This is a predicted structure of a 383-nucleotide part of an RNA (large-subunit ribosomal RNA, domain III) from an uncultured Candidatus Berkelbacteria bacterium. Its mean pLDDT, the model's own confidence on a scale to 100, is 80. The sequence was found in a public genome assembly.

Context: one part of a larger RNA
């Protein structure tokens, strides 16, 4: 060079009070501003203690200063039959007993065995901590295997079948979930002229499961007798006859009224350092979904996963056993759970204007998830 550029989005600060050695940046009240399909909130990946702390600290990390801090020291904090995983089944894909092929390393593959991002049982509302909850706790429910007992009683697979089971687009119905007002229920009556009114502000909710089977949807259904087929076997699937019923019958089914219902609730009142205690009203009308009924209908061609659970058929066998069916009890391991999570906790050498998958979408304007303003909830971006 030079105590020069920078101190990383132009969203913004003021004030009062506390703490302290010091206060623009801490805590804390009151005012302003900002974002509000994000710059709130769940959640996956990933990170691995960064989470609490009414414990201490401030060398060094923070583009400044710290009495703060994702920073240092020290306590402390993840509690599950029912959420995910594990398990049970597969896919694409790996691996691959025998085999096949190489001079070997090894490649290649069949039976099998792994392999979620796909399919398979079962929880939901309230409360609680400094920091965990569909877990802990009240309260009200489900599931399933094993064991046990009681009754009943043709049962049996690695084998048949059904079933699961699936594409794009499009249209309408019937609802909820939100939202607006409201009946209704507790307040208030104006520091400035009016304000007991057709006035102002706040509330005006509720789970899963029982039981009921409704708009709607889907199918023909049942009975007997036959059968070159579904590797054997069948009372089962499929071909056939015949009969009855079809305004029927069976199967799905949202919603909704009832149990559940005890809480929860605006707010009083106690005590004030976290708190304790009581507890009103809780209706009914409009509006409305990308959510439910819906794996529906309806249409097009490119014709749109398997397997298993599950139903159900018998073979072998067993038929005082096992084993099926119904009730009660009992039991239901193990790992995961803290916190960031459009970010100062991740991926970018940084506490970087970059990237970073799904869910949830209040109110006015509107055709909108566009705009502008706003709840709620975050924040004003460390000179």
């Nucleotide at each position: 060079g030079a105590g020069u550029a920078a101190c990383g989005a132009u969203a913004a600060g003021g004030g009062g009070g506390g703490u302290g050695a010091a206060a623009a940046a801490c805590c804390u009240c009151c005012c302003c501003g900002c974002c509000g399909a994000a710059a709130g909130c769940c959640c996956a990946a990933g990170g691995u203690u960064u989470c609490c702390u009414u414990g201490c600290g401030c060398a060094a990390c923070g583009u400044u200063a710290a009495u703060c801090g994702a920073c240092g020291c020290a306590g402390g904090g993840u509690g599950a039959g029912u959420c995910g995983g594990c398990c049970c089944c597969u896919a694409a894909g790996g691996c691959g007993a025998g085999g096949g092929c190489g001079a070997a390393a090894g490649c290649c593959g069949u039976a099998g065995u792994c392999g979620a991002u796909g399919g398979g049982a079962a929880g939901c509302u309230g409360g609680u901590u400094a920091a965990u909850a569909u877990u802990c706790c009240a309260g009200c429910a489900c599931c399933g295997u094993u064991u046990g007992u009681g009754a009943u009683u043709g049962c049996g697979a690695u084998g048949g079948g059904g079933u699961g089971a699936c594409g794009g687009a499009g249209a309408a119905g019937g609802c909820u979930a939100g939202g607006u007002g409201u009946a209704c229920c507790g307040g208030g009556c104006g520091u400035u002229g009016g304000u007991u009114g057709u006035c102002c502000c706040g509330g005006g909710g509720a789970a899963a499961g029982g039981a009921g089977g409704u708009a709607g949807g889907u199918g023909g259904u049942g009975a007997u007798c036959u059968u070159a087929g579904g590797c054997a076997a069948a009372u089962c699937c499929g071909g056939g006859a015949u009969c009855a019923c079809a305004u029927a019958c069976a199967c799905c089914g949202a919603g909704c009224a009832c149990c559940g219902a005890g809480a929860c609730g605006a707010g009083u009142c106690c005590a004030u350092u976290u708190g304790g205690a009581c507890g009103a009203a809780g209706u009914c009308a409009c509006u409305g979904a990308g959510g439910c009924c819906a794996c529906g209908c309806u249409u097009c061609c490119a014709g749109g996963a398997a397997a298993a659970a599950c139903c159900u058929c018998u073979a072998a066998g067993c038929u005082u056993c096992a084993g099926a069916u119904c009730a009660c009890a009992a039991c239901g391991a193990c790992c995961g759970u803290a916190c960031c999570g459009u970010a100062a906790u991740c991926c970018g050498a940084c506490a970087c204007a970059g990237g970073u998958a799904g869910g949830c979408a209040g109110g006015g304007u509107g055709a909108g998830a566009a705009u502008c303003c706003u709840c709620a909830g975050g924040c004003g971006c460390u000179u």
Annotation
It matches the Rfam family "Bacterial large subunit ribosomal RNA". Rfam links the family to the GO terms ribosome and structural constituent of ribosome.